Molecule: small-subunit ribosomal RNA
Organism: uncultured bacterium
RNA sequence: GAACGCUGGCGGCAUGCCUAACACAUGCAAGUCGAACGCAAGGUCCCGGUUCGCCGGGGCCUUGAGUGGCGCACGGGUGAGUAGCGCGUGGGAACCUGCCCUGGAGUGGGGGAUAACCGAGGGAAACUUCGGCUAAUACCGCAUGCGCCCGGAGCAAUCCGGGGAAAGAUUUAUCGCUCUAGGAGGGGCCCGCGUCGGAUUAGCUAGUUGGUGGGGUAACGGCCUACCAAGGCGAUGAUCCGUAGCUGGUCUGAGAGGAUGAUCAGCCACACUGGGACUGAGACACGGCCCAGACUCCUACGGGAGGCAGCAGUGGGGAAUAUUGGACAAUGGGCGAAAGCCUGAUCCAGCAAUGCCGCGUGAGUGAGGAAGGCCUUAGGGUUGUAAAGCUCUUUCGGCGGGGACGAUGAUGACGGUACCCGCAGAAGAAGCCCCGGCUAACUUCGUGCCAGCAGCCGCGGUAAUACGAAGGGGGCGAGCGUUGUUCGGAUUUACUGGGCGUAAAGGGCGCGCAGGCGGUUCUGUUUGUCGAGUGUGAAAGCCCCGGGCUCAACCUGGGAACUGCGCUCGAAACGGCGGGACUAGAGUUCGGGAGAGGUCGGUGGAAUUCCCGGUGUAGUGGUGAAAUGCGUAGAGAUCGGGAGGAACACCAGUGGCGAAAGCGGCCGACUGGACCUGUCCUGACGCUGAGGCGCGAAAGCGUGGGGAGCGAACCGGAUUAGAUACCCGGGUAGUCCACGCCGUAAACGAUGGUCACUAGGUGUGGGGGGUAUCGACCCCCUCCGCGCCGUCGCUAACGCAUUAAGUGACCCGCCUGGGGAGUACGGCCGCAAGGCUAAAACUCAAAGGAAUUGACGGGGGCCCGCACAAGCAGCGGAGCGUGUGGUUUAAUUCGACGCAACGCGAAGAACCUUACCAGGGCUUGACAUGGACUGUUCAGUCCGGGAAACCGGAUGGCUUUCGGGCGAAGUCUGCAGGUGCUGCACGGCUGUCGUCAGCUCGUGCCGUGAGGUGUUGGGUUAAGUCCCGCAACGAGCGCAACCCCUGGCGCAAGUUACAUGUGUCUUGCGCGACUGCUGGUGGCAAGCCAGAGGAAGGCGGGGAUGACGUCAAGUCAGCGUGGCCCUUACGUCCUGGGCGACACACACGCUACAAUGGCCGGGACAACGCGCAGCGACACGGCGACGUGAAGCGAAUCGCUCAAACCCGGCCCCAGUUCAGAUUGCAGGCUGAAACCCGCCUGCAUGAAGUCGGAGUUGCUAGUAACCGCGGGUCAGCCAUACCGCGGUGAAUACGUUCCCGGGCCUUGUACACACCGCCCGUCACGUCAUGGAAGGUGGUAACGCUUGAAGUCGUCAGCCGAACCCAGCAAUGGGGAGGCGGCGCCCAGGGCGGGACUGCUGACUGGGACG
Repeated sequence: GAACGCUGGCGGCAUGCCUAACACAUGCAAGUCGAACGCAAGGUCCCGGUUCGCCGGGGCCUUGAGUGGCGCACGGGUGAGUAGCGCGUGGGAACCUGCCCUGGAGUGGGGGAUAACCGAGGGAAACUUCGGCUAAUACCGCAUGCGCCCGGAGCAAUCCGGGGAAAGAUUUAUCGCUCUAGGAGGGGCCCGCGUCGGAUUAGCUAGUUGGUGGGGUAACGGCCUACCAAGGCGAUGAUCCGUAGCUGGUCUGAGAGGAUGAUCAGCCACACUGGGACUGAGACACGGCCCAGACUCCUACGGGAGGCAGCAGUGGGGAAUAUUGGACAAUGGGCGAAAGCCUGAUCCAGCAAUGCCGCGUGAGUGAGGAAGGCCUUAGGGUUGUAAAGCUCUUUCGGCGGGGACGAUGAUGACGGUACCCGCAGAAGAAGCCCCGGCUAACUUCGUGCCAGCAGCCGCGGUAAUACGAAGGGGGCGAGCGUUGUUCGGAUUUACUGGGCGUAAAGGGCGCGCAGGCGGUUCUGUUUGUCGAGUGUGAAAGCCCCGGGCUCAACCUGGGAACUGCGCUCGAAACGGCGGGACUAGAGUUCGGGAGAGGUCGGUGGAAUUCCCGGUGUAGUGGUGAAAUGCGUAGAGAUCGGGAGGAACACCAGUGGCGAAAGCGGCCGACUGGACCUGUCCUGACGCUGAGGCGCGAAAGCGUGGGGAGCGAACCGGAUUAGAUACCCGGGUAGUCCACGCCGUAAACGAUGGUCACUAGGUGUGGGGGGUAUCGACCCCCUCCGCGCCGUCGCUAACGCAUUAAGUGACCCGCCUGGGGAGUACGGCCGCAAGGCUAAAACUCAAAGGAAUUGACGGGGGCCCGCACAAGCAGCGGAGCGUGUGGUUUAAUUCGACGCAACGCGAAGAACCUUACCAGGGCUUGACAUGGACUGUUCAGUCCGGGAAACCGGAUGGCUUUCGGGCGAAGUCUGCAGGUGCUGCACGGCUGUCGUCAGCUCGUGCCGUGAGGUGUUGGGUUAAGUCCCGCAACGAGCGCAACCCCUGGCGCAAGUUACAUGUGUCUUGCGCGACUGCUGGUGGCAAGCCAGAGGAAGGCGGGGAUGACGUCAAGUCAGCGUGGCCCUUACGUCCUGGGCGACACACACGCUACAAUGGCCGGGACAACGCGCAGCGACACGGCGACGUGAAGCGAAUCGCUCAAACCCGGCCCCAGUUCAGAUUGCAGGCUGAAACCCGCCUGCAUGAAGUCGGAGUUGCUAGUAACCGCGGGUCAGCCAUACCGCGGUGAAUACGUUCCCGGGCCUUGUACACACCGCCCGUCACGUCAUGGAAGGUGGUAACGCUUGAAGUCGUCAGCCGAACCCAGCAAUGGGGAGGCGGCGCCCAGGGCGGGACUGCUGACUGGGACG
């Protein structure tokens, strides 16, 4: 350097395999020189010959391979390896350097070969063998050689001796060649400093470290070798493991820093993997060679060939990365004298929105604010000047024409490109993401914890601004989103720039090596430090100023910068170092006293237990209560004697000592430290302290003792649902001693050590001093220690505060979200138990601290309430009534569910009601209203069918001026209707805490803040009622009062009351009660207590009245209402049924169980109310319910209306009865269309359960409970024993606030805050995931030992070959010989075998862990 999704107009400039250094088809990427040389082929020209086919010779040109020269070591690629002098930076000395530049000297004279070529042979091929010919700038002697090299002499200059060169070509001027000196540029080598992670890698090293001799190299060197010595490296991190090319730079950041090392540039390394050398100036050589290995290809199976990490390109891998393009025109490179040739270096083009930059997709005008869309409160709003329309422009693109710069003379791939001109026409050119908060942008519909979204918090369970769509809006724009990566934000690793009492974090404590830090003064040095100069810090990049492409991106010139390193000079304050001095730090001497400081030995009394003996008798012991246990074999109790172990009451302290752990009777011995006063001496000797060493409670371990009491484990007794506990009875280790281990702790002040500084007050332990005194206390000062309070300051707060958690200095230890885990693995230690060191995967969106407000507590304090207690009557048992659950049913309509649903909605279900069920009907509808139309179609009545509704038929309204009008109806259409759903969408209303005494606000004050204060406190009250106090002062909603009823009196009026007059009574208006008075108490308050007076007292009694709020409490079925749903039905009408079912269960009641009663007879006294489709006197009939007739009364007039309990008399005699009345039969009455399902009443008959009710539970504190009846509403009647009222009779009890329930205030703890019906722990079961162990299994890596050992350098050899040169020889030739071949040796890649090390994966089973 991106990738992916959607989308995509143009241009410029960049960039483009980050993965498999995986494998590669094909083409190209390094050649060139005929002015080094020979040959061959072709062409052409000339000459000669010519049997005209041509042959021979020569010149020129071209081509081919070859000899030779230079190049191929550059350029280009890649990043594998490498933690290294590899790189960066700055230095250094013992070196080399082709081509190039400068200077000097030279270039004489000879020789022998060999490729090509020709011939012969082998082979499939690659290729190769033999023989023969030949040239050179190829090769070899000889000569010369100032300078060069070696040796010798000399201090040196220098001299002497020895050694060693050369090549020619073309043409006339050069190019070459040789030697030498120097230069430039390039390269090799050495050094200082810098350069990732891991210590769960701590020791590494044998050529290792050094020396000497030798070898080797261009050169130094342990580079190599022989010998000698025993060194070298390492906590400032050696060795080992992992990872990685390094740098300029790049990204980020305010900077410091962090991350990174694509493109460009420098260096390095590599070229299929490993090894090796050759050639050469240069290589251990990307497109060279040899060997080994893997792989691929060819093969005639004998052998061969190959290396894209060059440019394109292919396969593969991957989320992913391009054309098998053009040109050498430019720049640069190689060769050449040159022309030129070569150049996938390079310059261009192509592909890709990959990035950066620029431009465009139009501009102006345009309101009937068009249509359409969307929303809507239906009015309108919005899209929106947006569009259309009108006017205008033409960038880019398109078409046509012209046409460069880049090229100093020639040459242009790019390219007919840039650029310029012209033409047409708004014409070809907009998307993507988002709209809950962070974060800019909102509505509708769909969906209904589904589908889905999501960066974090979190959305979605029927009204979703969060999902999906649409309309609208926001952002960016040829892009927009997503994902990944890095830095930032994050002072969240803190150098700049953090922390450690309680949030994570002080080592358990001391001693102390290294290290870090260090008093006063003088002096020297200049190492740190500071300054100046200078060299270097490549270029590019960044920054600044200019310049060039129309701008910009981009390119370019100059400057600055590069914070670094070296050298020189200077400074000397500070640090270091050297030297001298000092005494304030530190230490020492003498003196003094304090102390549970330590070790050892001895010794004492009390107590427990046990043993012996005496006295003595029935229990003792133990607990909440008991039991086990002990005891008549004599316990316990008590007295005497004895044994043994452990611990030391009082003193004792908020005290002392010690480094900490820790230390407690008394005495002695030994011993450490601290403190105080004065003094002497030393002269910085100090502080801290990684490692290290020592000490280190309890428990535990080992060996041996000891063992009274206590006492894990264990046994027994209790408790309990259980009780492997708490309680009780026993009891072993242990606790004790000696010696040795362990090494931990809430080892805590949860606070490391040392030093200095910074208000005080008070207490206490030790010492000293002062004043005073006979002496001492008191008092004052001072040093050291131990506490409390508190200012400044600090702190998140709590708190700390001269014993700092304040302000500074130095050193050490430690922390970096929670869980996993102080665990696993490894290592070290330990006899073991275990300790020390110490992770990761995975998982969570928190875990924490301090404080605040609530709520809660089997916390505390204070105080209320029929809350308990004390009482009275009940309920729970029975029968019946009613309600509910359940069950049943065609339906048993629905709602209400702890208190606060269940005689509740129901204050009246036979039809109706009625919402349910069955069946039968209707469809503008049972009901409302608008529009259009019809027009006598009509309500009603009659007839038929039918259970009715309804259907069918007949008749057919009112009025009229007769035309019509009105009403009704019908048809059509808007619409009606719904007790269908949602009380978790709502209004309203209600229940409840609770008639409880609370709930808040403004301003001020306090606190960083939540919040507090006020409202807490002391009293008092029924009360946040009032008083006092108070950083609070006031205020609001509540409380109280104002309202109604009732109790006394007065006044007025009095119908229909009572009565003749007043009173009762009725109605209305007043008075009266306020702690006002007295006394006591209290604080001189508020108030409380007692008393007087009074009809009444201390809110007289009762009612109405319900704060902020809680319970998503209740109600869509009372009503209203959003949304959703039904529309010949989920609407509506009707008949019948059901709501009344019945094995059961619960709730509320009624009646009873009897004698305080029942029955019969007689007698007495209310109040509230109600009445015209009503109450109904009275009379008569009936046993009665009731009936008949009927007066009065719209009611203080008449009626309901005889109240009952009660009183008097009588009967019953304790019995399932003369109790109780269920149930059932028969006969009646009443209401009503109608009493079968399913009414009430009456009479007669029948007479059930029931003899006072388990656990449990309700109401009530006075005219109350209880008992007794009366009235009313609803209502035709009534299932009313319910409900709401009324009066009559009329109690008991309250010691008290411990307990149960509810509540108020203060306080405390909290891990709770949908708030204890909270939260939450562990096992087990299931699922998912990661991980440790594990008999083992299987890979990888690097060493080591032995062995084998290719190529190759080097060494060596008595073998073979051996042109030039030397010797001999006339010669042939012989000998020597460089060299070649071969053998041997050293080294060594690789291979084999082996034992270990490290590491990855895997493994039955197993361990814990996380999440659900």